Description:
A computed fold for a 521-nucleotide part of an RNA from a Rhodothermales bacterium, annotated as small-subunit ribosomal RNA, 5' domain. NCBI's taxonomy places the organism under Bacteria, Pseudomonadati, Rhodothermota, Rhodothermia, Rhodothermales. It was read from a public genome assembly. Its Rfam family is "Bacterial small subunit ribosomal RNA".
Context: one part of a larger RNA
């Protein structure tokens, strides 16, 4: 000089863009933040409202409506959001590798989808319990569950031919094994379902090389190093077990101690480097703390489940729940960091054939000069320079100062008051076609918002600070104090004329800021 997620003073007009717990990974009210699918499946209310009967208490049928709630069952809940503890690591980043591997949904290919079967929640009676919640006993369905028949390919055994950088790899050929499920239809068909082949996507695993400081840490290591064999796993391995061997790793820094999420980038810098990793973006780790599996194509699973533990909350003391590092928000901590807002219109996701539900993702909007950029507080004329007020003076003037009036414009902005979007493609319907994909048409749909924007009227009208002026460094006098008060980045001012302290007049900077501070360059 630049820079900042800043903060602190003083001050403050406006609008885009962005940005906003760097601390306590400290404690949490409350309410939202993962639901949907009745075109898998059984079941099925109420309120009201119309009728009929009535003993006038009310019973019956309809409509409400196969709606609501709930159960089974399928997908999704492993994405999406947060935070940065931990971790110095194949954690990450770059460059390979698998002949050691997995992939629901999706596309492509090829084969099939026959025919039983036994249960079970919802229901219904009973019972426990103060809540959580259950316990017996019956009753039902399925695209929940279980045989059976088929079975190309596919896994295992044998055998043969081809091959390869090693273990091996592909191909034939016989033997075992070994599946399913329906639903809607305008009856064309149209999602579905099993087996298997291939592709795409996403991961898993290995490896080379790069990734802070400490040597005032020098040795470190028993599943440890390596073999067999066996086990688990998608899958390779000491990953686990048992045996055998006695090695492995370190001065080219091992252990161990400190400190750290890691990267694209950011910021400085001519650059080489130096710093730092906020906000978008990719990875990676966690979800009260510490451990463990289940379910699944995925998870050791943030709003799932177990154990344990610390704290919390309700209890009829028997027992029970809870987990904001998701949005808002409270308390606390601290210099210091927002609304308990609006909407699914848009992008995007999850179910669904859809219509359509969800969605603190997301687009908005509300606070803050926190940051960048833009504008604006008026313009032009107007005396040798008006009184006045302050200031200085050598009392003659001098400054302030074209500043002011005063006289002519303009109206950005403001305040009224008219008009008024883009973002809107979809989907939905008709209709036609090279028909479940395309074109045409038609109708719907906007939180932001009556927002931006335009226009018209009124009238300079509604808008200037702040720091500094001894030198460095731009920019001087006077007064007051008298080594006092007090300034102060360094060098120094200040003890009776202080341009350096406190104040006034004038001046310089900069500007909706400006100054101080705190950090890196």
């Nucleotide at each position: 000089g630049g820079a900042c997620g800043a903060a602190c003073g003083c001050u403050g007009g406006c609008g885009g863009c962005g940005g906003g717990c760097u601390u306590a990974a400290c404690a949490c009210a409350u309410g939202c933040a993962a639901g949907u699918c009745g075109a898998a499946c059984g079941a099925g209310a109420a309120a009201g409202c119309c009728g009929a009967c009535u003993u006038c208490g009310g019973u019956c049928g309809g409509c409400g409506a196969g709606u609501a709630c709930a159960g089974u069952g399928g997908c999704g809940c492993a994405c999406g959001g947060g935070u940065g503890a931990g971790u110095a690591a194949c954690g990450c980043g770059u460059a390979g590798g698998c002949a050691a591997c997995c992939u629901g949904c999706c596309c492509u290919c090829g084969a099939g989808u026959g025919g039983g079967g036994a249960a079970u929640a919802a229901c219904u009676a009973u019972c426990g319990g103060a809540a959580a919640c259950g316990a017996u006993a019956g009753c039902u369905a399925a695209u929940a569950c279980c045989g059976c028949a088929u079975g190309a390919a596919g896994u295992c055994c044998u055998g043969a031919a081809c091959u390869g950088c090693a273990u091996g790899g592909u191909u034939c050929a016989g033997g075992a094994u070994g599946a399913a499920a329906g639903u809607c239809u305008u009856c064309g068909g149209a999602c579905g379902c099993u087996c298997g082949g291939g592709g795409a996507u996403g991961g898993g695993c290995c490896u080379g090389c790069g990734u802070c400081g400490g040597a005032u840490u020098a040795g470190c290591u028993a599943g440890u190093a390596g073999g067999u064999a066996g086990g688990a796993u998608a899958a390779c391995a000491g990953c686990c077990u048992a045996c055998c061997u006695a090695g492995g790793c370190a001065a080219c820094g091992a252990u161990c101690c400190g400190u750290a999420g890691c990267u694209g980038g950011u910021c400085u810098g001519a650059g080489a480097g130096g710093a730092c990793g906020a906000u978008c973006a990719g990875c990676c780790a966690c979800a009260c703390u510490g451990g463990c599996a289940c379910u699944g194509a995925g998870a050791c699973a943030c709003g799932g489940g177990c154990c344990a533990g610390a704290c919390a909350a309700c209890u009829a003391c028997g027992g029970u729940u809870g987990g904001c590092a998701g949005c808002a928000g409270u308390g606390g901590g601290g210099a210091a960091u927002c609304u308990u807002g609006g909407g699914c219109a848009a992008u995007g996701g999850g179910c669904g054939a859809a219509a359509g539900c969800c969605u603190g993702a997301c687009c908005c909007a509300g606070c803050c000069a926190c940051g960048c950029c833009g504008c604006g507080u008026g313009g032009a004329g107007g005396a040798a320079g008006a009184c006045a007020c302050c200031c200085c003076u050598a009392u003659g003037g001098g400054g302030c100062g074209u500043a002011a009036a005063c006289u002519c414009c303009u109206u950005u902005u403001a305040u009224g008051u008219g008009g008024g979007a883009a973002g809107a493609a979809c989907a939905c319907c008709u209709u036609c076609c090279u028909c479940g994909g395309g074109a045409a048409g038609g109708c719907u749909u906007g939180a932001c918002g009556g927002u931006a924007c335009c226009g018209c009227a009124u009238g300079a009208a509604u808008a200037a600070g702040c720091a500094c002026c001894g030198g460095c460094u731009a920019a001087c006098u006077c007064c007051g104090u008298g080594c006092c008060a007090g300034c102060a980045g360094c060098c120094g001012c200040g003890g009776u004329a202080a341009u350096a302290c406190g104040g006034a007049g004038g001046g310089u900077g900069c500007a909706a800021g400006c100054g101080u501070u705190g950090u890196c360059c």